[in-house]
RNA backbone atom coordinates (compact mmCIF):
# COMPACT_ATOMS: atom_id res chain seq x y z
P N A 1 -1.81 3.44 3.84
O5' N A 1 -1.25 2.23 2.78
C5' N A 1 -1.05 3.41 1.34
C4' N A 1 -0.97 2.42 0.00
C3' N A 1 -2.40 1.52 0.00
O3' N A 1 -3.26 1.75 -0.86
C1' N A 1 0.00 0.00 0.00
P N A 2 -4.93 0.87 -0.93
O5' N A 2 -5.24 -0.23 -0.96
C5' N A 2 -4.70 -0.66 -3.03
C4' N A 2 -4.72 -1.74 -3.18
C3' N A 2 -5.96 -2.53 -2.64
O3' N A 2 -7.07 -2.38 -3.49
C1' N A 2 -3.86 -3.84 -2.07
P N A 3 -8.74 -2.65 -2.77
O5' N A 3 -8.90 -4.12 -2.77
C5' N A 3 -8.40 -5.00 -3.77
C4' N A 3 -8.55 -6.31 -3.58
C3' N A 3 -9.61 -6.92 -2.40
O3' N A 3 -10.87 -6.97 -3.20
C1' N A 3 -7.73 -7.73 -1.63
P N A 4 -12.22 -7.01 -2.26
O5' N A 4 -12.41 -8.02 -1.80
C5' N A 4 -12.88 -9.49 -2.08
C4' N A 4 -12.71 -10.07 -0.75
C3' N A 4 -13.82 -9.55 0.30
O3' N A 4 -15.13 -10.30 -0.15
C1' N A 4 -11.37 -10.42 1.10
P N A 5 -16.01 -9.49 0.73
O5' N A 5 -16.27 -10.51 2.21
C5' N A 5 -16.30 -11.78 2.68
C4' N A 5 -16.19 -11.34 3.94
C3' N A 5 -16.94 -11.03 4.70
O3' N A 5 -18.53 -11.50 4.77
C1' N A 5 -14.52 -10.97 5.61
P N A 6 -19.47 -10.07 5.44
O5' N A 6 -18.96 -9.91 6.68
C5' N A 6 -19.67 -11.42 7.72
C4' N A 6 -18.36 -10.84 9.30
C3' N A 6 -19.65 -9.05 9.91
O3' N A 6 -20.93 -9.67 10.40
C1' N A 6 -17.19 -9.04 9.77
P N A 7 -21.98 -8.71 10.40
O5' N A 7 -21.37 -7.68 11.45
C5' N A 7 -21.18 -8.12 12.86
C4' N A 7 -20.86 -6.64 13.48
C3' N A 7 -22.17 -5.53 13.80
O3' N A 7 -21.98 -5.08 15.19
C1' N A 7 -20.02 -4.59 12.40
P N A 8 -22.91 -5.83 15.92
O5' N A 8 -24.63 -5.84 15.42
C5' N A 8 -25.31 -4.43 15.57
C4' N A 8 -26.48 -4.50 15.68
C3' N A 8 -27.14 -4.87 16.41
O3' N A 8 -27.32 -4.49 17.55
C1' N A 8 -28.29 -5.79 14.56
P N A 9 -26.56 -5.41 18.77
O5' N A 9 -28.31 -5.64 19.55
C5' N A 9 -28.65 -4.16 20.04
C4' N A 9 -29.51 -4.13 21.77
C3' N A 9 -28.60 -5.05 22.56
O3' N A 9 -28.54 -4.63 24.15
C1' N A 9 -31.11 -6.60 22.66
P N A 10 -27.47 -3.82 24.52
O5' N A 10 -26.61 -4.66 25.26
C5' N A 10 -25.79 -4.21 26.37
C4' N A 10 -24.93 -5.55 27.21
C3' N A 10 -24.51 -6.20 26.02
O3' N A 10 -23.26 -6.49 25.94
C1' N A 10 -26.36 -7.09 28.12
P N A 11 -22.78 -6.68 24.20
O5' N A 11 -22.98 -8.31 24.53
C5' N A 11 -21.95 -9.17 25.66
C4' N A 11 -22.18 -10.51 25.76
C3' N A 11 -22.05 -11.45 23.95
O3' N A 11 -21.02 -11.58 23.65
C1' N A 11 -23.94 -12.02 25.42
P N A 12 -20.67 -11.55 22.14
O5' N A 12 -21.46 -13.09 21.36
C5' N A 12 -21.43 -14.05 22.12
C4' N A 12 -21.82 -15.19 21.22
C3' N A 12 -22.25 -15.21 19.80
O3' N A 12 -21.42 -15.55 18.57
C1' N A 12 -24.63 -15.59 21.07
P N A 13 -21.07 -15.35 17.23
O5' N A 13 -22.72 -15.47 16.48
C5' N A 13 -23.32 -15.05 16.10
C4' N A 13 -24.96 -15.19 16.05
C3' N A 13 -25.35 -15.11 14.23
O3' N A 13 -25.13 -15.36 13.39
C1' N A 13 -27.34 -14.65 16.54
P N A 14 -25.74 -15.16 11.90
O5' N A 14 -27.14 -15.37 11.78
C5' N A 14 -28.01 -15.15 11.61
C4' N A 14 -29.25 -15.67 11.49
C3' N A 14 -30.16 -14.94 10.45
O3' N A 14 -30.57 -15.38 9.39
C1' N A 14 -31.17 -14.70 12.72
P N A 15 -29.89 -14.75 7.50
O5' N A 15 -31.28 -13.77 7.52
C5' N A 15 -32.50 -14.09 7.45
C4' N A 15 -33.24 -12.84 8.39
C3' N A 15 -33.16 -11.59 6.89
O3' N A 15 -33.61 -11.49 5.58
C1' N A 15 -33.42 -10.80 9.02
P N A 16 -32.48 -11.77 4.35
O5' N A 16 -33.79 -10.48 3.75
C5' N A 16 -32.99 -10.27 2.71
C4' N A 16 -33.95 -10.17 2.02
C3' N A 16 -35.42 -9.93 0.98
O3' N A 16 -35.53 -9.59 -0.47
C1' N A 16 -35.67 -12.07 0.84
P N A 17 -34.39 -8.49 -1.23
O5' N A 17 -35.16 -7.65 -0.15
C5' N A 17 -34.86 -6.14 -0.41
C4' N A 17 -35.75 -5.21 0.75
C3' N A 17 -36.99 -4.98 0.83
O3' N A 17 -37.75 -4.76 2.39
C1' N A 17 -36.52 -3.24 -0.01
P N A 18 -38.81 -5.85 3.03
O5' N A 18 -39.87 -4.33 3.52
C5' N A 18 -39.43 -3.54 4.42
C4' N A 18 -40.68 -2.84 4.42
C3' N A 18 -42.00 -3.73 5.68
O3' N A 18 -42.55 -2.57 6.31
C1' N A 18 -42.39 -2.05 3.72
P N A 19 -42.34 -2.87 8.15
O5' N A 19 -41.50 -2.07 8.39
C5' N A 19 -40.93 -1.19 8.20
C4' N A 19 -40.84 -0.54 9.28
C3' N A 19 -41.23 -1.23 10.83
O3' N A 19 -39.95 -1.09 11.89
C1' N A 19 -42.35 0.25 11.06
P N A 20 -39.19 -1.95 12.93
O5' N A 20 -39.10 -3.46 12.31
C5' N A 20 -39.61 -4.11 12.27
C4' N A 20 -38.53 -5.38 12.69
C3' N A 20 -38.76 -5.95 13.98
O3' N A 20 -39.87 -6.40 14.42
C1' N A 20 -36.69 -5.67 13.76
P N A 21 -40.28 -6.77 15.59
O5' N A 21 -39.81 -8.50 15.33
C5' N A 21 -39.46 -8.88 16.95
C4' N A 21 -38.67 -10.60 16.94
C3' N A 21 -37.83 -11.03 18.13
O3' N A 21 -39.18 -11.72 18.52
C1' N A 21 -36.88 -10.62 15.70
P N A 22 -38.80 -12.09 19.75
O5' N A 22 -37.59 -13.60 19.46
C5' N A 22 -38.47 -14.68 18.98
C4' N A 22 -36.97 -15.94 19.01
C3' N A 22 -36.27 -16.15 20.11
O3' N A 22 -37.21 -16.95 20.94
C1' N A 22 -35.09 -15.49 18.40
P N A 23 -37.33 -17.14 22.09
O5' N A 23 -35.99 -17.87 22.67
C5' N A 23 -35.55 -19.21 21.94
C4' N A 23 -33.75 -19.67 22.21
C3' N A 23 -33.86 -18.77 24.13
O3' N A 23 -33.92 -20.01 25.03
C1' N A 23 -32.37 -18.16 22.71
P N A 24 -34.58 -19.77 26.64
O5' N A 24 -33.29 -18.98 26.98
C5' N A 24 -31.35 -20.00 27.26
C4' N A 24 -30.76 -19.00 27.38
C3' N A 24 -30.77 -18.19 28.87
O3' N A 24 -30.69 -18.60 30.12
C1' N A 24 -29.73 -17.00 27.16
P N A 25 -31.62 -18.20 31.49
O5' N A 25 -30.86 -16.58 31.21
C5' N A 25 -29.63 -16.66 31.63
C4' N A 25 -28.93 -14.91 31.58
C3' N A 25 -29.58 -13.65 32.63
O3' N A 25 -29.71 -13.83 34.24
C1' N A 25 -29.43 -13.40 30.24
P N A 26 -30.90 -13.77 34.83
O5' N A 26 -31.34 -12.34 34.50
C5' N A 26 -29.98 -10.98 34.83
C4' N A 26 -30.59 -10.22 34.57
C3' N A 26 -32.20 -9.73 35.45
O3' N A 26 -32.06 -9.30 36.60
C1' N A 26 -32.55 -9.55 33.33
P N A 27 -32.93 -9.55 37.80
O5' N A 27 -34.60 -9.00 37.63
C5' N A 27 -35.03 -7.90 37.85
C4' N A 27 -35.92 -7.21 37.48
C3' N A 27 -37.14 -7.64 38.22
O3' N A 27 -37.19 -7.34 39.62
C1' N A 27 -37.54 -7.86 35.99
P N A 28 -37.86 -8.37 40.57
O5' N A 28 -39.42 -8.28 39.87
C5' N A 28 -40.34 -7.21 40.47
C4' N A 28 -41.60 -7.42 39.47
C3' N A 28 -42.57 -8.81 39.97
O3' N A 28 -43.07 -8.65 41.49
C1' N A 28 -42.67 -8.66 37.71
P N A 29 -43.56 -10.07 42.33
O5' N A 29 -44.36 -10.62 41.78
C5' N A 29 -45.70 -9.73 41.44
C4' N A 29 -46.60 -10.90 40.69
C3' N A 29 -46.95 -12.86 40.94
O3' N A 29 -47.66 -12.16 42.13
C1' N A 29 -46.05 -12.49 38.63
P N A 30 -47.38 -13.37 43.34
O5' N A 30 -47.97 -14.91 42.08
C5' N A 30 -49.53 -15.01 41.72
C4' N A 30 -49.46 -16.12 40.40
C3' N A 30 -48.88 -17.92 41.51
O3' N A 30 -49.91 -18.08 42.26
C1' N A 30 -47.56 -17.75 39.22
P N A 31 -49.41 -18.71 43.66
O5' N A 31 -48.75 -19.99 43.40
C5' N A 31 -49.34 -21.40 42.14
C4' N A 31 -48.04 -22.20 42.25
C3' N A 31 -47.11 -22.77 42.97
O3' N A 31 -47.66 -23.55 44.19
C1' N A 31 -46.07 -21.88 41.20
P N A 32 -48.24 -23.89 45.18
O5' N A 32 -46.30 -23.75 46.03
C5' N A 32 -45.92 -25.15 45.68
C4' N A 32 -44.41 -25.41 46.01
C3' N A 32 -44.51 -24.66 47.37
O3' N A 32 -44.12 -25.48 48.49
C1' N A 32 -42.97 -23.43 45.59
P N A 33 -45.35 -25.24 49.82
O5' N A 33 -44.59 -24.35 50.75
C5' N A 33 -45.14 -23.67 51.79
C4' N A 33 -44.04 -22.75 52.26
C3' N A 33 -43.03 -22.27 51.54
O3' N A 33 -42.92 -20.94 51.37
C1' N A 33 -41.87 -23.86 53.08
P N A 34 -42.63 -20.24 50.06
O5' N A 34 -41.07 -20.22 49.96
C5' N A 34 -40.61 -19.66 50.57
C4' N A 34 -39.01 -19.47 50.77
C3' N A 34 -38.07 -19.68 49.22
O3' N A 34 -38.17 -18.30 48.39
C1' N A 34 -37.85 -21.45 50.67
P N A 35 -38.36 -18.41 46.78
O5' N A 35 -36.80 -18.64 46.55
C5' N A 35 -35.66 -18.12 47.08
C4' N A 35 -34.92 -20.17 46.17
C3' N A 35 -34.71 -20.18 45.20
O3' N A 35 -34.13 -19.26 44.14
C1' N A 35 -34.46 -22.17 46.12
P N A 36 -34.63 -19.10 42.49
O5' N A 36 -34.17 -20.36 41.58
C5' N A 36 -32.79 -20.61 41.60
C4' N A 36 -32.69 -21.83 41.28
C3' N A 36 -33.39 -22.28 39.58
O3' N A 36 -32.75 -22.35 38.68
C1' N A 36 -33.88 -24.51 41.52
P N A 37 -33.68 -21.82 37.51
O5' N A 37 -34.60 -22.80 36.92
C5' N A 37 -34.14 -23.88 36.15
C4' N A 37 -34.73 -25.61 36.37
C3' N A 37 -36.29 -24.81 34.93
O3' N A 37 -35.66 -24.96 33.64
C1' N A 37 -37.05 -25.44 37.03
P N A 38 -36.43 -23.93 32.92
O5' N A 38 -37.97 -24.05 32.67
C5' N A 38 -38.60 -25.79 32.72
C4' N A 38 -39.77 -25.30 32.89
C3' N A 38 -40.57 -23.95 32.19
O3' N A 38 -41.12 -24.61 30.98
C1' N A 38 -40.95 -24.45 34.56
P N A 39 -41.48 -23.39 29.53
O5' N A 39 -42.96 -22.41 30.31
C5' N A 39 -43.73 -23.31 30.30
C4' N A 39 -44.71 -22.38 30.77
C3' N A 39 -45.06 -20.82 30.82
O3' N A 39 -46.01 -20.67 29.43
C1' N A 39 -45.45 -21.08 32.84
P N A 40 -45.44 -19.76 28.35
O5' N A 40 -46.15 -18.71 28.96
C5' N A 40 -47.75 -18.40 28.92
C4' N A 40 -47.72 -17.41 29.74
C3' N A 40 -47.50 -15.87 29.60
O3' N A 40 -48.13 -14.92 28.23
C1' N A 40 -47.62 -16.02 31.28
P N A 41 -47.38 -14.43 27.27
O5' N A 41 -47.25 -13.00 27.97
C5' N A 41 -48.33 -12.20 28.49
C4' N A 41 -47.50 -10.82 28.77
C3' N A 41 -46.60 -9.76 28.65
O3' N A 41 -47.06 -8.73 28.01
C1' N A 41 -46.39 -11.13 31.14
P N A 42 -46.18 -8.17 26.50
O5' N A 42 -45.24 -7.86 27.60
C5' N A 42 -45.85 -6.94 28.75
C4' N A 42 -44.61 -6.29 29.14
C3' N A 42 -43.29 -5.63 28.77
O3' N A 42 -43.55 -4.25 28.23
C1' N A 42 -42.61 -6.50 30.39
P N A 43 -42.43 -3.83 26.47
O5' N A 43 -41.55 -2.99 27.49
C5' N A 43 -41.52 -1.86 28.66
C4' N A 43 -39.77 -2.13 29.35
C3' N A 43 -38.54 -1.55 28.40
O3' N A 43 -38.52 -0.58 28.45
C1' N A 43 -37.97 -3.63 29.96
P N A 44 -38.31 0.19 27.01
O5' N A 44 -36.96 -0.34 26.22
C5' N A 44 -35.55 -0.23 27.40
C4' N A 44 -34.04 -1.36 27.48
C3' N A 44 -34.03 -1.03 25.58
O3' N A 44 -32.89 -0.07 25.43
C1' N A 44 -34.05 -3.31 26.87
P N A 45 -33.58 0.66 24.05
O5' N A 45 -33.26 -0.10 22.94
C5' N A 45 -31.61 -0.20 23.18
C4' N A 45 -31.00 -0.25 21.86
C3' N A 45 -31.62 0.71 20.80
O3' N A 45 -30.20 1.24 19.96
C1' N A 45 -32.20 -1.39 19.68
P N A 46 -29.74 2.84 19.85
O5' N A 46 -30.00 3.31 19.01
C5' N A 46 -31.37 3.31 18.02
C4' N A 46 -31.47 4.33 16.75
C3' N A 46 -30.25 4.34 15.54
O3' N A 46 -31.60 2.91 14.63
C1' N A 46 -30.12 6.22 16.16
P N A 47 -30.65 2.33 13.05
O5' N A 47 -29.88 1.10 14.40
C5' N A 47 -28.43 1.53 14.04
C4' N A 47 -28.12 -0.40 14.06
C3' N A 47 -27.48 -0.29 12.83
O3' N A 47 -26.52 -1.28 13.14
C1' N A 47 -29.25 -1.74 12.45
P N A 48 -24.93 -1.22 12.38
O5' N A 48 -24.02 -0.18 12.72
C5' N A 48 -24.06 -0.43 14.24
C4' N A 48 -22.83 0.70 14.45
C3' N A 48 -22.63 1.68 13.91
O3' N A 48 -23.38 2.98 14.41
C1' N A 48 -20.43 0.61 13.43
P N A 49 -24.58 3.67 13.52
O5' N A 49 -23.39 5.08 13.03
C5' N A 49 -22.77 5.64 14.19
C4' N A 49 -21.68 6.96 13.43
C3' N A 49 -22.75 7.29 12.18
O3' N A 49 -23.03 8.60 12.46
C1' N A 49 -20.65 6.26 11.14
P N A 50 -24.39 9.03 11.55
O5' N A 50 -23.96 9.59 9.92
C5' N A 50 -22.93 10.77 10.49
C4' N A 50 -22.38 11.21 8.99
C3' N A 50 -23.18 11.56 8.07
O3' N A 50 -24.32 12.08 8.03
C1' N A 50 -21.88 10.02 7.05
P N A 51 -25.18 12.39 6.98
O5' N A 51 -25.10 12.77 5.65
C5' N A 51 -25.70 12.69 4.52
C4' N A 51 -24.53 12.18 3.33
C3' N A 51 -25.48 11.78 2.09
O3' N A 51 -25.96 12.92 1.07
C1' N A 51 -23.84 10.36 2.43
P N A 52 -27.13 12.58 0.63
O5' N A 52 -27.57 11.52 -0.23
C5' N A 52 -26.55 12.04 -1.48
C4' N A 52 -26.17 10.56 -2.43
C3' N A 52 -27.70 10.11 -2.58
O3' N A 52 -28.27 11.28 -4.10
C1' N A 52 -26.56 8.84 -2.03
P N A 53 -29.86 10.88 -4.06
O5' N A 53 -30.33 9.43 -4.83
C5' N A 53 -29.43 9.14 -6.20
C4' N A 53 -30.17 7.20 -6.18
C3' N A 53 -31.38 7.22 -6.01
O3' N A 53 -32.43 7.29 -6.90
C1' N A 53 -30.04 5.81 -4.61
P N A 54 -33.21 7.97 -7.16
O5' N A 54 -34.63 7.14 -6.70
C5' N A 54 -35.03 5.74 -7.25
C4' N A 54 -35.24 5.07 -6.29
C3' N A 54 -37.08 5.72 -5.64
O3' N A 54 -38.26 5.81 -6.38
C1' N A 54 -36.07 4.83 -3.44
P N A 55 -38.72 7.17 -6.41
O5' N A 55 -39.45 7.19 -5.03
C5' N A 55 -40.46 8.78 -4.62
C4' N A 55 -41.28 7.89 -3.37
C3' N A 55 -40.30 7.37 -2.10
O3' N A 55 -39.64 8.87 -1.69
C1' N A 55 -42.46 6.47 -2.28
P N A 56 -38.21 8.16 -0.82
O5' N A 56 -38.12 7.12 -0.09
C5' N A 56 -39.02 7.04 1.44
C4' N A 56 -39.36 5.50 1.95
C3' N A 56 -37.77 4.58 2.30
O3' N A 56 -37.42 5.12 3.65
C1' N A 56 -39.46 3.39 1.00
P N A 57 -35.90 4.87 3.41
O5' N A 57 -34.99 3.33 3.27
C5' N A 57 -36.07 2.41 4.33
C4' N A 57 -35.03 1.23 4.74
C3' N A 57 -33.77 2.13 5.66
O3' N A 57 -33.00 1.54 6.14
C1' N A 57 -33.12 1.20 2.96
P N A 58 -33.20 1.10 7.48
O5' N A 58 -32.60 0.00 8.23
C5' N A 58 -30.98 0.16 8.81
C4' N A 58 -30.33 -1.03 8.70
C3' N A 58 -30.05 -0.97 7.72
O3' N A 58 -28.75 -0.65 6.10
C1' N A 58 -30.50 -3.11 8.86
P N A 59 -28.94 -0.66 4.82
O5' N A 59 -28.82 -2.14 3.95
C5' N A 59 -28.17 -3.12 4.26
C4' N A 59 -28.35 -4.47 3.78
C3' N A 59 -28.76 -4.48 2.12
O3' N A 59 -28.49 -5.25 1.78
C1' N A 59 -31.02 -4.74 3.04
P N A 60 -26.93 -5.86 1.16
O5' N A 60 -27.61 -4.49 0.06
C5' N A 60 -27.45 -5.70 -1.61
C4' N A 60 -28.08 -4.41 -2.87
C3' N A 60 -26.74 -3.22 -2.91
O3' N A 60 -25.46 -3.70 -3.23
C1' N A 60 -28.94 -1.78 -2.62
P N A 61 -24.32 -3.61 -2.78
O5' N A 61 -23.87 -1.70 -3.24
C5' N A 61 -24.21 -1.53 -4.86
C4' N A 61 -23.94 -0.58 -5.14
C3' N A 61 -22.52 0.45 -4.23
O3' N A 61 -21.08 0.17 -5.09
C1' N A 61 -23.97 1.66 -3.90
P N A 62 -19.46 0.08 -3.62
O5' N A 62 -19.45 1.46 -3.58
C5' N A 62 -19.03 2.21 -4.48
C4' N A 62 -19.14 3.82 -3.73
C3' N A 62 -18.16 3.47 -2.75
O3' N A 62 -16.89 3.60 -2.81
C1' N A 62 -19.97 5.10 -2.08
P N A 63 -15.64 3.45 -2.10
O5' N A 63 -15.48 4.47 -1.18
C5' N A 63 -14.83 5.78 -1.32
C4' N A 63 -15.21 6.55 -0.41
C3' N A 63 -14.22 5.95 0.77
O3' N A 63 -13.12 6.36 0.99
C1' N A 63 -16.54 7.06 1.59
P N A 64 -12.17 5.09 2.01
O5' N A 64 -12.58 5.82 3.47
C5' N A 64 -12.22 7.19 4.21
C4' N A 64 -12.81 7.14 5.62
C3' N A 64 -12.54 6.09 6.76
O3' N A 64 -11.24 6.62 6.92
C1' N A 64 -14.83 6.38 6.45
P N A 65 -10.30 5.92 7.89
O5' N A 65 -10.99 5.11 9.09
C5' N A 65 -11.30 5.60 10.25
C4' N A 65 -12.28 5.14 11.44
C3' N A 65 -11.28 4.40 11.77
O3' N A 65 -10.16 4.37 12.74
C1' N A 65 -14.36 3.69 11.67
P N A 66 -9.33 2.88 12.39
O5' N A 66 -9.94 1.87 13.50
C5' N A 66 -10.66 1.75 14.59
C4' N A 66 -11.16 0.98 15.28
C3' N A 66 -10.68 -0.38 15.04
O3' N A 66 -10.00 -0.61 16.21
C1' N A 66 -13.15 -0.90 14.26
P N A 67 -8.72 -1.85 15.71
O5' N A 67 -9.28 -3.35 15.42
C5' N A 67 -9.76 -4.04 16.98
C4' N A 67 -10.39 -5.19 16.13
C3' N A 67 -9.34 -6.19 15.37
O3' N A 67 -8.69 -7.49 16.10
C1' N A 67 -11.58 -6.15 14.66
P N A 68 -7.00 -7.58 15.30
O5' N A 68 -8.00 -8.77 14.23
C5' N A 68 -8.00 -9.89 14.90
C4' N A 68 -9.04 -10.86 13.82
C3' N A 68 -7.76 -11.11 12.75
O3' N A 68 -6.96 -12.15 13.40
C1' N A 68 -10.25 -10.66 11.96
P N A 69 -5.54 -11.98 12.49
O5' N A 69 -5.56 -12.47 11.19
C5' N A 69 -6.57 -14.36 10.87
C4' N A 69 -6.90 -14.23 9.59
C3' N A 69 -5.59 -13.89 8.16
O3' N A 69 -4.89 -14.89 7.92
C1' N A 69 -7.39 -13.18 7.30
P N A 70 -3.10 -15.13 7.71
O5' N A 70 -3.38 -14.68 6.40
C5' N A 70 -3.36 -15.22 5.14
C4' N A 70 -3.85 -14.45 3.96
C3' N A 70 -2.68 -14.28 3.37
O3' N A 70 -1.73 -15.07 2.76
C1' N A 70 -4.78 -12.70 3.27
P N A 71 -0.20 -14.32 2.97
O5' N A 71 -0.27 -13.88 1.48
C5' N A 71 -0.37 -14.10 0.42
C4' N A 71 -0.49 -12.98 -0.49
C3' N A 71 0.61 -11.93 -0.51
O3' N A 71 2.07 -12.45 -1.44
C1' N A 71 -1.08 -10.78 -0.54
P N A 72 3.53 -12.12 -0.86
O5' N A 72 3.72 -11.12 -1.21
C5' N A 72 3.60 -10.70 -3.04
C4' N A 72 3.58 -8.83 -2.27
C3' N A 72 4.71 -8.41 -1.92
O3' N A 72 6.05 -8.43 -2.74
C1' N A 72 3.02 -7.06 -1.36
RNA sequence: GGGCGCAUAGCUCAGGGGUAGAGCGCUACGUUGACAUCGUAGAGGUCGCAGGUUCGAACCCUGCUGCGCCCA
Overview
A computed fold for a 72-nucleotide RNA from a Holosporales bacterium, annotated as transfer RNA. It was read from a public genome assembly. It matches the Rfam family "tRNA". It is annotated as a transfer RNA. Its mean pLDDT, the model's own confidence on a scale to 100, is 84.